A computed fold for a 73-nucleotide RNA from a rhizosphere metagenome, annotated as transfer RNA. Its Rfam family is "tRNA". Rfam describes the family as follows. Transfer RNA (tRNA) molecules are approximately 80 nucleotides in length. RNAcentral holds the sequence, with entries from MGnify.
[in-house]
RNA sequence: GCGGGCGUAGCUCAACGGCAGAGCAGAGUCCCUUAUAAGGCUUUGGUUGUGGGUUCGAGUCCCACCGUCCGCA
Numbered sequence: 001g002c003g004g005g006c007g008u009a010g011c012u013c014a015a016c017g018g019c020a021g022a023g024c025a026g027a028g029u030c031c032c033u034u035a036u037a038a039g040g041c042u043u044u045g046g047u048u049g050u051g052g053g054u055u056c057g058a059g060u061c062c063c064a065c066c067g068u069c070c071g072c073a
Stems, first nucleotide, its partner, number of pairs: 001072007010024004018056001026043003030040002049065005
C1' cells in the first nucleotide's frame, strides 16, 4: 500500500429498518438470616467510534474518516 472482520453501559455481549437490552460489576433506609456471607427484589448507568447520505423512521442500509485485529504485498 491492498483486501477483510470488529467498534453498542465500567467489562463481556444481544438487538427483522419501528420503545436500545441481558449477564457481570456499582447503589439500596427492601426481602431473607440471630448476625454476616450467599441468594432474592428494586435501581443507577448509553450522544450505539466520528461526520455525512438514504428513509416517514437507522444500532441495523450506503459513503468517507478514526481506532483495533487478521490476511496479502
The coordinates come from a structure-prediction model, not an experiment, and the mean pLDDT is 82.